Predicted 3D model of a 73-nucleotide RNA (transfer RNA) from a Candidatus Uhrbacteria bacterium. NCBI's taxonomy places the organism under Bacteria, Bacteria candidate phyla, Candidatus Uhriibacteriota.
RNA sequence: GCGUCGGUAGCUCAGUUGGUAGAGCAGGAGACUCUUAAUCUCUUGGUCGUGGGUUCGAGUCCCACCCGACGCA
Numbered sequence: 001g002c003g004u005c006g007g008u009a010g011c012u013c014a015g016u017u018g019g020u021a022g023a024g025c026a027g028g029a030g031a032c033u034c035u036u037a038a039u040c041u042c043u044u045g046g047u048c049g050u051g052g053g054u055u056c057g058a059g060u061c062c063c064a065c066c067c068g069a070c071g072c073a
Stems, first nucleotide, its partner, number of pairs: 001072007010025004019056001027043005049065005
């Protein structure tokens, strides 16, 4: 340099045919308990890597760029 895959909550990851973004863990509150742990209930948290484009509507489609992994040279 070229190619493939990936980048979504603090972390690990889902997200269907484009239709207004979720789970688990973690954090907060409560229940339970002599206390802690465990368990249960509720709950906070998102510029969907960045910038453009298409569209009534983009995490999803298109283009450029940034970062990471792998392969080729």
It matches the Rfam family "tRNA". The family's RNA type in Rfam is transfer RNA.